[in-house]
RNA sequence: AGACGGCCGGACGACUGCUUCAUGGGGCAACCCAUGGGGAGGAAAGUCCGGGCUCCAGAGUGACGCGGUGCCGGGUAACGCCCGGCGGGGGCGACCCCAGGGACAGUGCAACAGAAAGCAAACCGCCUUCUCCGCUUCGGCGCAGAAGGUAAGGGUGAAAGGGUGCGGUAAGAGCGCACCGCGCGGCUGGUAACAGUCGUGGCAUGGCAAACCCCACCGGGAGCAAGACCAAAUAGGGACGGCAGGCCGGCGCAAGCCGGCGGGCGGGUCACGCUGUCGUCGUCCGGGUCGGUCGCGCGAGGCGUCUAGCAAUAGGCGUCCCAGAUGAAUGGUCGUCGCCCCGCAAGGGGUACAGAACCCGGCUUAUAGGCCGUCU
RNA sequence: GCCGGAGUAGCUCAGCUGGUAGAGCAGCUGAUUUGUAAUCAGCUGGUCGGGGGUUCGAUUCCCUUCUCCGGCU
Numbered sequence: 001a002g003a004c005g006g007c008c009g010g011a012c013g014a015c016u017g018c019u020u021c022a023u024g025g026g027g028c029a030a031c032c033c034a035u036g037g038g039g040a041g042g043a044a045a046g047u048c049c050g051g052g053c054u055c056c057a058g059a060g061u062g063a064c065g066c067g068g069u070g071c072c073g074g075g076u077a078a079c080g081c082c083c084g085g086c087g088g089g090g091g092c093g094a095c096c097c098c099a100g101g102g103a104c105a106g107u108g109c110a111a112c113a114g115a116a117a118g119c120a121a122a123c124c125g126c127c128u129u130c131u132c133c134g135c136u137u138c139g140g141c142g143c144a145g146a147a148g149g150u151a152a153g154g155g156u157g158a159a160a161g162g163g164u165g166c167g168g169u170a171a172g173a174g175c176g177c178a179c180c181g182c183g184c185g186g187c188u189g190g191u192a193a194c195a196g197u198c199g200u201g202g203c204a205u206g207g208c209a210a211a212c213c214c215c216a217c218c219g220g221g222a223g224c225a226a227g228a229c230c231a232a233a234u235a236g237g238g239a240c241g242g243c244a245g246g247c248c249g250g251c252g253c254a255a256g257c258c259g260g261c262g263g264g265c266g267g268g269u270c271a272c273g274c275u276g277u278c279g280u281c282g283u284c285c286g287g288g289u290c291g292g293u294c295g296c297g298c299g300a301g302g303c304g305u306c307u308a309g310c311a312a313u314a315g316g317c318g319u320c321c322c323a324g325a326u327g328a329a330u331g332g333u334c335g336u337c338g339c340c341c342c343g344c345a346a347g348g349g350g351u352a353c354a355g356a357a358c359c360c361g362g363c364u365u366a367u368a369g370g371c372c373g374u375c376u
Numbered sequence: 377g378c379c380g381g382a383g384u385a386g387c388u389c390a391g392c393u394g395g396u397a398g399a400g401c402a403g404c405u406g407a408u409u410u411g412u413a414a415u416c417a418g419c420u421g422g423u424c425g426g427g428g429g430u431u432c433g434a435u436u437c438c439c440u441u442c443u444c445c446g447g448c449u
Base pairs, nucleotide, nucleotide: 001376002375003374004373005372006371007370008369010337011336012335013334014333015332016331018039019038020037021036022035023034024033025032026031041353045364046363048362049361050360051359052358053223054222055221056220066219067218068217069216070215071085072084073083074082075081086100087098088097089096090095101214102213106212107211108208109207123154124153125150126149127148128147129146130145131144133142134141135140162180163179164178165177166176167175181203182201183200184199185198186197187196188195189194227294228293229292230291237285238284239283240282241281242280243279246261247260248259249258250257251256263278264277265276266275267274301320302319303318304317305316306315307314308313338351339350340349341348342347377448378447379446380445381444382443383442386401387400388399389398395432403419404418405417406416407415425441426440427439428438429437
């Protein structure tokens, strides 16, 4: 100068508040008083994953569809998390990064440029042959045109159908050979991913799957505002009882029922026509609302130690109980000290990110300052 | 607390399976008019909310983060 891992993230005292629990006392009760115990985090955050728990659906699983994950092995309640390896890439190095299965199952995409962009392709160039013309020291050379060969070179592009070298050829070309790369097969090592080695094919089908897709595996949905219980006033529902219940007609022994007229209270109209509705009181029952209680903290728990393991982690023993609010507590003031900044000094200023809300395991993001260890 | 949706020009919005980002209004200049408005022609204006990744190439695909909006007792 860097790389990696782990940890802390103010301390003490005084005064005065808040919340919760236990005990005691007072009060009909609401509540009050006294004493004692507990009272934010490494991320409580984002809500990105995985579980517990609750309800709904299904109940025998599977298929289709949809979503997710994706090298190998292990850990875990589970995971997209963690650990250890493998392969690839970066760095002088410690070390870091990788959604890292499949592109001869199929479909699709590649703008612009370029001759050609996916059963490849001839623009320039190189080479051969033929024709016309010119020159000639008669060996050939040059210009133009036509037919053909050629992917070595130029140029375009992100990408041009193995790379380098030698041979070979008219010029070229895996056409041949050596090495490297790639595919296939065998052997060895490894649980495996894979590595090494031998042989072989001369290379034929390059990229994108965080495009559709294929393969393997996983997943029922919603979420504590889940859900369970208690339950007021008012309105409405039901049962029973009391009182009231005009006139006419029909049925019936009766209680009563049906139809018409009338009446009350509204809507509307200048007014009619029209249209909606049908008594009151008491007791009880049931549903829901306001409100309240539970869910709600002993848990995949913390700390110490031992054992197994490279590690993640697992197991044994001992010990501890450690927030539970519901407009929402965990605060405020002062003093001393610590740390940082300014200043010669006296002294002054600052002390991060941020705050539970059902709980737990991870990931990600924010974070002043400081400590420890290993290594380049 | 839980669950959804959206960020593109000054404003309101397009942009369909990736290929130099557009429309209307607004602004500026010119024409028309005695002048203004309207109309016509032209022009300016974009970190596609930020960062990273996949890819030759990202507004678009993936991850993360920020801001805003809506619903549920």
Molecule: RNase P RNA; transfer RNA
Organism: soil metagenome